[in-house]
Context: one part of a larger RNA
RNA sequence: CUGGGGGUAAAGGGAGCGCACGCGGCACGGCAAGCCUGAUGUGAAAGCCCGCGGCUCACCCUCGGGACUGCAUUGGGAACUACCGGGCUGGAGUGCCGGAGAGGUAGGCGGAAUUCCUAGUGUAGCGGUGAAAUGCGUAGAUAUUAGGAGGAACACCAGUGGCGAAGGCGGCCUACUGGACGGUGACUGACGCUGAGGCUCGAAAGCGUGGGGAGCAAACAGGAUUAGAUACCCUGGUAGUCCACGCCGUAAACGAUGAAUACUAGGUGUCGGGGGCCAGGGGCUCUCGGUGCCGCAGCAAACGCAGUAAGUAUUCCACCUGGGGAGUACGUUCGCAAGAAUGAAACUC
Numbered sequence: 001c002u003g004g005g006g007g008u009a010a011a012g013g014g015a016g017c018g019c020a021c022g023c024g025g026c027a028c029g030g031c032a033a034g035c036c037u038g039a040u041g042u043g044a045a046a047g048c049c050c051g052c053g054g055c056u057c058a059c060c061c062u063c064g065g066g067a068c069u070g071c072a073u074u075g076g077g078a079a080c081u082a083c084c085g086g087g088c089u090g091g092a093g094u095g096c097c098g099g100a101g102a103g104g105u106a107g108g109c110g111g112a113a114u115u116c117c118u119a120g121u122g123u124a125g126c127g128g129u130g131a132a133a134u135g136c137g138u139a140g141a142u143a144u145u146a147g148g149a150g151g152a153a154c155a156c157c158a159g160u161g162g163c164g165a166a167g168g169c170g171g172c173c174u175a176c177u178g179g180a181c182g183g184u185g186a187c188u189g190a191c192g193c194u195g196a197g198g199c200u201c202g203a204a205a206g207c208g209u210g211g212g213g214a215g216c217a218a219a220c221a222g223g224a225u226u227a228g229a230u231a232c233c234c235u236g237g238u239a240g241u242c243c244a245c246g247c248c249g250u251a252a253a254c255g256a257u258g259a260a261u262a263c264u265a266g267g268u269g270u271c272g273g274g275g276g277c278c279a280g281g282g283g284c285u286c287u288c289g290g291u292g293c294c295g296c297a298g299c300a301a302a303c304g305c306a307g308u309a310a311g312u313a314u315u316c317c318a319c320c321u322g323g324g325g326a327g328u329a330c331g332u333u334c335g336c337a338a339g340a341a342u343g344a345a346a347c348u349c
Base pairs, nucleotide, nucleotide: 003321004320005319007303008302012317014201015200016199017198022193023192025088026087028085029084030083033081034080035077036076037075038074039073040072041071042070048066049065050064051063053061054060091191092188093187094186095184096183097182098181103177104176105175106174107173108172109171110154115149116148117147118146119145120144121143125136126135162169163168206247207246208245209244210243211242215241216240220236221235222234223233258316259315260314261313262312263311266294267293268292269291270290271289272288273287274286275285276284277283278282298305299304322349323348324347331342332341333340334339
């Protein structure tokens, strides 16, 4: 090395693109490197295995045979793999037609609500809680009416609905733009799958520079509660939350389930598209793609999974190998920093 595993016991990389590598559709012709077969040479002796024999036996020793699974040369075979040649269309892609969508980026617009300001009405309370108090209010609050300012988020529609690779995306309009799906079957003709490194994207918080700041709110202050209360509750409140640009690169980044392909009973809902049949406004049915539930075989330690597999197989990548020490130390790389990535050992049970 050969093993066994990974939904929940240790274990799927947060996600994508993709160089190298690995793997790769149908049929034909060729070649003969891999592969199969025959022959020849070689594979020292001893040792090993089998048999006979010699020491009284055995150990030991002699002889004969086998083996030495290998290498080389040469004759032959052509199913499979590789390679070469010319083909095919089912995989993959392109074109054309069509509808769906919170997919992305930028700009503009809208209404409700909160807060603040101004003015009017109006008077003694308001607010808050389990109960209170801090707080606000006769310098006129709360309530109510009108006007104005500003920021952030978009009620209803709304849905085990939709879109996106993931993170994620929700008012309306416009511009630019990505992908998927259905139909058609015109075109290319295996152009494919995976993907170590690499590159890109990546919630929230956090960082840098500049803006913005309504509400909310770490820290902080006060009031309560309590034995205490550095909390839970209340009144305030700064970073932050928002925008632009640049960093950070993490997460229960979860379906705790890597990607791709094929195959394997059914039933039922829903979203997008297409076909057929019946029928006056609907119904039945077939089908492709998505998203749910139930369930057979099978799988599973059980829970459960079950055509969206955790079933049956194949390919490729990443990962696990007792608990603690420890995602720590050291070293290295990255980062402005916070820190991230990689990642032990002693010791101990």
This is a predicted structure of a 349-nucleotide part of an RNA (small-subunit ribosomal RNA, central domain) from an uncultured bacterium. The coordinates come from a structure-prediction model, not an experiment, and the mean pLDDT is 89. Rfam family: Bacterial small subunit ribosomal RNA.